RNA sequence: GGGAGGUUAACUCAGUGGCAGAGUAUGGGGCUGAAAACCCCAGUGCGGUGGUUCGAUUCCACCACUUCCCACCA
Numbered sequence: 001g002g003g004a005g006g007u008u009a010a011c012u013c014a015g016u017g018g019c020a021g022a023g024u025a026u027g028g029g030g031c032u033g034a035a036a037a038c039c040c041c042a043g044u045g046c047g048g049u050g051g052u053u054c055g056a057u058u059c060c061a062c063c064a065c066u067u068c069c070c071a072c073c074a
Stems, first nucleotide, its partner, number of pairs: 001070007010024004018054001026042005047063005
C1' cells in the first nucleotide's frame, strides 16, 4: 500500500428499518442463627460525523480504533 471482518451494559455476546436484550458481574430486598446457594427488584447503552427514510443500532459515505490475509521495504 491492497483486501476482508469487528466496534451494542462493567465483562462475554445476541438482535435487526418501528420503545434495545441475555448470561455473568454490581447494588438493594427476601430466605438463614450467620453465610453460600436460591428467589425478587434495580442502574449503566448501539465508536464518531454526515446522508437516505415518516422512522436508523440496522441501509449509504467518510473518519477513528481493532483483528486477520496479501504485497512491499528494511
Molecule: transfer RNA
Organism: Candidatus Uabimicrobium amorphum